C1' cells in the first nucleotide's frame, strides 16, 4: 500500500426557492439546536537552546521565555445529525 469484513456519535428541525414519479421524495441557500471516528487546528511530560540571578574545587539550582513534540484529549474550521446509500477514526482475516 491492495482486497475483504466489522464499525459510533447527534433534528425525519424551521423558512425560501426550485426539480418532479406531486411522496415523510430530491437539489440549492439561510437560521437554529447537537455530534465528534474522514481532514485540519491547539496542548502535557520530556528533549534541546537562551537570559537573569544564586553558589561553586567539580557543575549544579530557580524564575522567564523560545523551538521540538501524543491521543480515542481538546476545538468544531470542514464534514456529519430517520431509515437507506454514501463516508468513517479503529479493528480483523489474507496478500
Nucleotide at each position: 500500500u491492495c482486497a475483504c469484513u466489522g464499525g459510533a456519535g447527534a433534528g425525519a428541525g424551521g423558512c425560501u426557492g426550485g426539480c418532479c414519479c406531486c411522496g415523510a421524495g430530491c437539489c440549492a441557500g439561510c437560521c437554529c439546536a447537537c455530534c465528534g471516528a474522514a481532514g485540519g487546528g491547539g496542548c502535557a511530560a520530556g528533549c534541546g537552546g537562551u537570559g537573569c540571578g544564586c553558589u561553586u574545587g567539580g557543575a549544579g539550582c530557580g524564575c522567564g521565555g523560545c523551538g521540538c513534540c501524543a491521543a480515542u484529549c481538546u476545538c468544531u474550521c470542514a464534514g456529519g445529525u430517520a431509515a437507506a446509500g454514501c463516508g468513517g477514526a479503529c479493528a480483523g482475516c489474507g496478500a

Glycine riboswitch aptamer from uncultured Rubrivivax sp., 95 nucleotides, folded computationally. Its Rfam family is "Glycine riboswitch aptamer". Gene Ontology term of the family: glycine biosynthetic process. Taxonomically the source falls in Rubrivivax (Bacteria, Pseudomonadati, Betaproteobacteria, Sphaerotilaceae).